[in-house]
Predicted 3D model of a 159-nucleotide RNA (Lysine riboswitch aptamer) from a bovine gut metagenome. The model forms 100% of the base pairs in the Rfam consensus. Its Rfam family is "Lysine riboswitch aptamer". The family has 47 seed sequences and 3,224 matches in Rfam 15.1. The sequence is in RNAcentral, with records from MGnify.

RNA sequence: UGAUAGAGGUCGCGGCUGACAAGAGUACGCGGAAAGCCCUGAAGGGCGCCGCGGAAAGGGGAUGCCGCCGAAGGGCUGCGAAGGUCUUAGGACCGGGCAGCGCCUGGGACGCAGGAGAACAUCCUGCGGACUGUCGCGCCAAGGCGCGGAGAGCUGUCA
Numbered sequence: 001u002g003a004u005a006g007a008g009g010u011c012g013c014g015g016c017u018g019a020c021a022a023g024a025g026u027a028c029g030c031g032g033a034a035a036g037c038c039c040u041g042a043a044g045g046g047c048g049c050c051g052c053g054g055a056a057a058g059g060g061g062a063u064g065c066c067g068c069c070g071a072a073g074g075g076c077u078g079c080g081a082a083g084g085u086c087u088u089a090g091g092a093c094c095g096g097g098c099a100g101c102g103c104c105u106g107g108g109a110c111g112c113a114g115g116a117g118a119a120c121a122u123c124c125u126g127c128g129g130a131c132u133g134u135c136g137c138g139c140c141a142a143g144g145c146g147c148g149g150a151g152a153g154c155u156g157u158c159a
Base pairs, nucleotide, nucleotide: 001159002158003157004156005155006154009069012068013067014066015065016064020060028053029052030051031050032049036047037046038045039044072105073104074103075101076100077099078098079097083094084093085092086091106132107131110128111127112126113125114124115123116122134149135148136147137146138145139144
């Protein structure tokens, strides 16, 4: 230098599935009452009141299965489906996803702030102090301790 195989965690990362919770006694439907408000030329409709009935989407998610250890997430750039918005009708913007860039992040949790979300669930970003793994330097009573760095890292094997 190259190849190959591994470790970090008891909430390691991601995908599929999906009991279930929430959405919500909401939207909506039917009926009733009718004092009020709103729309309307009118008919009538809507809000509000009572009764009966009563969803769904997106998001979350136990369990199980699958792929893994830059697993993955984010950012930027380019392309951009269905569809939507605007338009001077030329186009512009949003948009699932795809590709590129070793640009940021070792890892999970907790707290605070912001964003998405119906939500105190969950996800994303930033900050914070601890914890944890790894390597470097120093100390040591050889149990550990202190400081620092980043996965382009670390460990094993082979050439």